[in-house]
């Protein structure tokens, strides 16, 4: 100092050819079931999709640039 990948809920991750409510499993919360707990089952809360600027009728997705982590070369 080059050049690659990765960033989405607390934690693991999914999101098609840019399109109509941003989802799944665990994990919290509350109810059923029990004689209690677990494990079932129903329900509910939780995201400014890492940040900015852009493209576009319309951005999680496409493009610059920054930040953070990993990896290669030097």
């Nucleotide at each position: 100092g080059g050049g690659c990948c990765u960033a989405u809920a607390g934690c693991u991750c999914a999101g098609u050819u840019g399109g109509u409510u941003a989802g799944a499993g665990c994990a919290c919360u509350c109810c059923g079931c029990u004689g209690a707990u677990a494990a079932c089952g129903g329900a509910g809360a939780g995201g400014u999709c890492a940040g900015u600027c852009g493209u576009u009728c319309g951005a999680g997705u496409c493009g610059a640039c920054u930040u953070a982590g990993g990896c290669c070369c030097a």